[in-house]
């Protein structure tokens, strides 16, 4: 340099083009306990960026950025 794949909560993963973007772990508060842990309840928290297509984009297209693999 060329080709392919990937980019979503702090982490690991979901989401026919259409529902309030969902779950687990983590984390905060409450409950419980003599204190803690576990359990239970309720929260906080995300679509890499810019354009395009569409009534509607996490999803499709283009470019850029970042990561991985292969070839040179």
């Nucleotide at each position: 340099g060329c080709g392919c794949c990937c980019g979503u909560a702090g982490u690991u993963c979901a989401a026919c083009g259409g529902a309030u973007a969902g779950a687990a772990c983590a984390u905060g508060a409450g409950u419980u306990u003599g204190c803690g842990g576990a359990g239970c309840u309720c929260g906080c928290g995300a679509u890499u960026g810019a354009g395009g297509u569409u009534c509607a984009a996490u999803u499709c297209c283009u470019c850029a950025c970042g990561g991985g693999c292969g070839c040179a």